[in-house]
Molecule: glmS glucosamine-6-phosphate activated ribozyme aptamer
Parts: sequence; C1' cells; structure tokens
RNA sequence: GUAAAAAAAGAAGCGCCAGAACUCUAUGAGUUGACGAGGAUCAGGUUUAUCGAAAAUUCGGCGGAUGACUUGGAGGCAUAUAUGCUGCCUAAGACAUGAGCAAAAACAUCUAGUGAUAGAUGAACAAAUAUCAUGGGGCAUAUCUAU
Repeated sequence: GUAAAAAAAGAAGCGCCAGAACUCUAUGAGUUGACGAGGAUCAGGUUUAUCGAAAAUUCGGCGGAUGACUUGGAGGCAUAUAUGCUGCCUAAGACAUGAGCAAAAACAUCUAGUGAUAGAUGAACAAAUAUCAUGGGGCAUAUCUAU
C1' cells in the first nucleotide's frame, strides 16, 4: 500500500413510537410526538439528571445521556520547595454583590405535500451554569531565598 473479516463510532434536550391525537384516494398508507441555553478527569453506587422560553398531545411511553449527590483513584490550585491537614478544580476560595448571553412558539412571506404536516427567510423576547468585575482564610512541620 492492497484485499477480506470482525468490532466500534456518527445524534446526546438526543433518538425512537407499541398507546394517543391527527390526515388521506382508508382494514391500508402516512403525520405529530420538547424551543433553545448549558453541560465530559477516570471507575463504582444512588437518583423520574440542570436552566429558563412557550402554553400546545411540549399528552403518554421506551431507550440513551455530558447533571446532582456520594465512595475511591489519577493529575493539579490555594506557598519558593517537600510532606501532612483543610478547602477547591478539571482549571482550580467556600461565600457575597454586580455585569452579561438564546431559539422556537406567535406574526409576515415563500417552498413541498391531496392532506395531517414539514421546511426556508425576517425583527424581537429568558434563566441557570460557565465567564467577567469587586470583596473575600489557608494551617502545621522542615528547608531555601531576601532583608
């Protein structure tokens, strides 16, 4: 490099549809079934896995999942170095205050479809986490450096 086989992966507010609702030329064939924001150190356990928008079946259910809590491990931050403790983090101070961020629905226009419905374009409107700003403890022992 070529060929064959096997396995894995692709999407992660994600996928699917046995109920339900709805459509049609109807015993069949279809449609709908969550709008974005945010989220991954590794392994185990528990759990109906964060946030708001919308107001409708966004009902109901199945599967999955980057969440939270917790146990342990790896590597780090808080001290110039080492160890221990304590707190914290996948980028590092618990906590407090402040700043700041969307898409859909709706409306308008267009496209596809017999139709349910789907898609495209256009101006706007959150909250939480993260982030940013300000305030805000590291401790003990030993060593090193400077005065």